Model confidence (mean pLDDT): 81 of 100.
This is a predicted structure of a 77-nucleotide RNA (transfer RNA) from Chloroflexi bacterium 13_1_40CM_68_21.
It matches the Rfam family "tRNA". By type it is a transfer RNA. From the family's description: Transfer RNA (tRNA) molecules are approximately 80 nucleotides in length. Rfam links the family to the GO term triplet codon-amino acid adaptor activity.

RNA sequence: GGGCUGUUGGCUCAGCCGGUUAGAGCGCUGCGUUCACAUCGCAGAGGUCGCUGGUUCGAAUCCAGCACAGCCCACCG
Numbered sequence: 001g002g003g004c005u006g007u008u009g010g011c012u013c014a015g016c017c018g019g020u021u022a023g024a025g026c027g028c029u030g031c032g033u034u035c036a037c038a039u040c041g042c043a044g045a046g047g048u049c050g051c052u053g054g055u056u057c058g059a060a061u062c063c064a065g066c067a068c069a070g071c072c073c074a075c076c077g
Stems, first nucleotide, its partner, number of pairs: 001073007010026004019057001028044005050066005
């Protein structure tokens, strides 16, 4: 330098052949249960989907550029 893949709540991930409110598990907070802890039950907070643009009536989802991470190839004595 070229190619491919990935980036979604604190963590691990789903959703990625566009459509109304973006989800799950774990974790966290509160309440109940307990003498207490754990377990269990109920409720709740937390993300505008890596960034910037574009296409579209409408984008997490399509396109371009950039950033970061991983893998492969090439170059470099």